A computed fold for a 205-nucleotide RNA from a sheep gut metagenome, annotated as Lysine riboswitch aptamer. The coordinates come from a structure-prediction model, not an experiment, and the mean pLDDT is 77.
[in-house]
RNA sequence: GUAGAGGCGCAUGUAUCAUCAGUAACUGAUCUGACAGAUAAGGCUGAGUGAAGAUCUGAGAAAGGGAUGCGUGCCGAAGAGAGAUAUCUCCUUAUAGGUGUCUUGUCUGGACGUAUAGUUAACAGCUAUGCGGCUGUCACCGGAACUAUGAAACAGUAUUCUGCAUAGAUUAAUAGCAGGACUGAGAUGUCAGGUGGAGUGCUAC
Numbered sequence: 001g002u003a004g005a006g007g008c009g010c011a012u013g014u015a016u017c018a019u020c021a022g023u024a025a026c027u028g029a030u031c032u033g034a035c036a037g038a039u040a041a042g043g044c045u046g047a048g049u050g051a052a053g054a055u056c057u058g059a060g061a062a063a064g065g066g067a068u069g070c071g072u073g074c075c076g077a078a079g080a081g082a083g084a085u086a087u088c089u090c091c092u093u094a095u096a097g098g099u100g101u102c103u104u105g106u107c108u109g110g111a112c113g114u115a116u117a118g119u120u121a122a123c124a125g126c127u128a129u130g131c132g133g134c135u136g137u138c139a140c141c142g143g144a145a146c147u148a149u150g151a152a153a154c155a156g157u158a159u160u161c162u163g164c165a166u167a168g169a170u171u172a173a174u175a176g177c178a179g180g181a182c183u184g185a186g187a188u189g190u191c192a193g194g195u196g197g198a199g200u201g202c203u204a205c
Stems, first nucleotide, its partner, number of pairs: 001205004007075001009074009026058001028056004035046003038095006078108003081104009109135002112132008137197005143191001145190002154184004161179004165174002
C1' cells in the first nucleotide's frame, strides 16, 4: 500500500404503518382584566373593538423519535468531547437552547442487560457514567490429540464430488458462494481452559 474478519455489526436514503394526539395552532361561547412575542435592555408588531391564562364546544395537523420492507455506503464502520464556522428562536446586543458543515490518533473493540442522570409525549429511542456476564482479536501460561506419510493459513488449477444461488425447461448452462480434491511453497500450527491488553489494533499478500 492492497484485500479482509468480528454480528441482534454500524450509518444512511426511501415507502408503508402505528404513535405523537383528539395534542398544538385556529373558530365560537363564558370567566378574568393587562400584557404577549425563550430571558434582560432598547426597538417593532398585536392588544379594553379585550393581551396572557382557565373552562366548554367545533373541526383538527406536522416534525422529531419507532417498527417493517426495499436499497446505498461501509468495519473508527460510528458515537461522544473539544475547536472553528454558518444558521434558527420578530430586529440589535448578551445569555440560553436547537440544527448543519469542517478540523481533531482526546475517549470508546463490539452487541446486549441493568442502575443513575440528561433529552423526549413516552418505563420507546438516543447520549454519558458505573456494574454484569457474552463475543471477536492479539500476547502469555499450560493440558489432550494431530502435524516433513507436510498441520493451520495463503496462492493457483480442475471439475458439478456435495450443498446453495442465477438461468433454463429435458439436448440442460454459469466456476458465482461454501465445503471437498489436486498442485506450489512452507514449520510449527490447530482446539478446550485460564490471565491480561486495546482499533494508532488484528489477519493475509